[in-house]
Molecule: SAM riboswitch aptamer (S box leader)
Organism: Guptibacillus algicola
RNA sequence: UACUUAUCUAGAGUGGCGGAGGGACUGGCCCGAUGAAGCCCGGCAACCGUCAAACCAUUAUGGUUUGAAAAGGUGCCAAUUCCUGCAGGAUUAUUCCUGGAAGAUAAGCA
Numbered sequence: 001u002a003c004u005u006a007u008c009u010a011g012a013g014u015g016g017c018g019g020a021g022g023g024a025c026u027g028g029c030c031c032g033a034u035g036a037a038g039c040c041c042g043g044c045a046a047c048c049g050u051c052a053a054a055c056c057a058u059u060a061u062g063g064u065u066u067g068a069a070a071a072g073g074u075g076c077c078a079a080u081u082c083c084u085g086c087a088g089g090a091u092u093a094u095u096c097c098u099g100g101a102a103g104a105u106a107a108g109c110a
Stems, first nucleotide, its partner, number of pairs: 001110001003108006013041001015040003021031003025085001027083002042077003047073002050068008081102001086099005
């Protein structure tokens, strides 16, 4: 970096350093000197891994479900992935709904 699968309307600080930017991209709309990004600390969360139980298949062992656990590996901590970008539907003042694309994260694989 590409591909596959799963998830994306929940959750998370009135801390320290830092100084102007940030919310992927487009168009919007927002956040920001009553302090952005980033770093540290703090916190949230069970995707992988770990542990326990039950069940299924079984040669080892594997699988499924439920639960525990954040001292293991990631991730995350404004707004639904902030909305939107393509297609369809309902309503047509406009608004809403469904699917897709794109993106993010995890695990696997090349």